[in-house]
Context: one part of a larger RNA
RNA sequence: CGUUAAGUUUUGAGGAGAGUUGUCCUUUGUACGAGAGGAUCAGGAUGAACUAACCUCUGGUGUAUCAGUUGUCGCGCCAGCGGCAUUGCUGAGUAGCUAUGUUAGGACGGGAUAAGAGCUGAAAGCAUCUAAGCUCGAAGCCUCCUCCAAGAUUAGAACUUUUACCCAGGUUAAAGACUAUGACCUUGAUAGGGCGCAGGUGUAAGCUUCGUGAGGAGUUGAGCCGAGCGCUACUAAUUGGG
Numbered sequence: 001c002g003u004u005a006a007g008u009u010u011u012g013a014g015g016a017g018a019g020u021u022g023u024c025c026u027u028u029g030u031a032c033g034a035g036a037g038g039a040u041c042a043g044g045a046u047g048a049a050c051u052a053a054c055c056u057c058u059g060g061u062g063u064a065u066c067a068g069u070u071g072u073c074g075c076g077c078c079a080g081c082g083g084c085a086u087u088g089c090u091g092a093g094u095a096g097c098u099a100u101g102u103u104a105g106g107a108c109g110g111g112a113u114a115a116g117a118g119c120u121g122a123a124a125g126c127a128u129c130u131a132a133g134c135u136c137g138a139a140g141c142c143u144c145c146u147c148c149a150a151g152a153u154u155a156g157a158a159c160u161u162u163u164a165c166c167c168a169g170g171u172u173a174a175a176g177a178c179u180a181u182g183a184c185c186u187u188g189a190u191a192g193g194g195c196g197c198a199g200g201u202g203u204a205a206g207c208u209u210c211g212u213g214a215g216g217a218g219u220u221g222a223g224c225c226g227a228g229c230g231c232u233a234c235u236a237a238u239u240g241g242g
Stems, first nucleotide, its partner, number of pairs: 001151001005161006014148004020048007032037001050105005058099004065092005070085006109143003116136004166242002169185005190236003193232005199225003206219005
């Protein structure tokens, strides 16, 4: 830009993906074979590698979470804190993101066939799978499965509104380089804050007490806490504009 309002739900021409395989058990120590050995067919179990999604579990990360701790500087000193030293170092760790973690997948079936196996059957009174005709037959082909898909210019269909439109601005995230997309803009839970909970760390400071003291105990599962789950208009999404 077209498809000629906006939007919702779709059809599927066409395209892409996937397509792997081992071992064990039963059948069965059966058929077969003198024995040694040892099946087809059929049914089941469990793996490998690969692929996709996800974070309940197991872990990783988690430089704005918590704690411990060294040196030094500062807050006048003590105590308590803060800065710097690779995040100073160390031990843990929420959300998110993750694999080595979890879950799922390859299938089954149908159609037409290849090599091949056949039926009927002449040419050629016989024979012959082939010449007419017909039945089977593969991890392969077309489907079946998953995804994209009407610029499929052949631009499709149904439905809603029934003359509706679109943009910009702001609060933003499961989205994100920008843009776009999604949520919301007071008739409001969109983000922040507050409150509660989950979860993390691991018993704060102060005070009391025990010890000469370093320290210990009690108050106390305390205090603190980023992203998580809810509730709540306290703050900001004002009024408006093209």
A computed fold for a 242-nucleotide part of an RNA from a Minisyncoccota bacterium, annotated as large-subunit ribosomal RNA, domain VI. The prediction has a mean pLDDT of 88. The source organism's lineage runs through Bacteria, Bacillati and Minisyncoccota. RNAcentral holds the full RNA, with entries from ENA.